RNAcentral holds the sequence, with entries from MGnify. This is a predicted structure of a 106-nucleotide RNA (SAM riboswitch aptamer (S box leader)) from a soil metagenome. Of the family's consensus pairs, 97% are formed in the model.
[in-house]
RNA sequence: CUUAUCAAGAGCGGCGGAGGGAACAGGCCCGACGAUGCCGCAGCAACCGGCCCUUCACGGGGUGCUGGUGCUAAUUCCGGCAAGGCGAUGAGCCUUGGAAGAUAAG
Numbered sequence: 001c002u003u004a005u006c007a008a009g010a011g012c013g014g015c016g017g018a019g020g021g022a023a024c025a026g027g028c029c030c031g032a033c034g035a036u037g038c039c040g041c042a043g044c045a046a047c048c049g050g051c052c053c054u055u056c057a058c059g060g061g062g063u064g065c066u067g068g069u070g071c072u073a074a075u076u077c078c079g080g081c082a083a084g085g086c087g088a089u090g091a092g093c094c095u096u097g098g099a100a101g102a103u104a105a106g
Base pairs, nucleotide, nucleotide: 001106002105003104004103005102006101011041012040013039014038015037019030020029021028024080026078027077042072043071044070047068048067049065050063051062052061053060054059076100081097082096083095084094085093086092
């Protein structure tokens, strides 16, 4: 950079000791009843790989496998930009798309 997915799923222990939830600002949450993070174990999922069934093939379906990653608060926590709709032209709300990000494969 390209493509795919992002409303589901899955926690205990140890270390550590102050902020954390990607960045910026807002909202809302988590946090000395010890968060975030790191390590161990356990688990979830099934992107890649393996195996099985199927197909001429492309492909489709299944399987958790001593394989490679990933993940285990909140929809990617929510909105931020654009279009449309509801509402009263307000407040507020809804839908779709975009941007950014995460993960996988190339």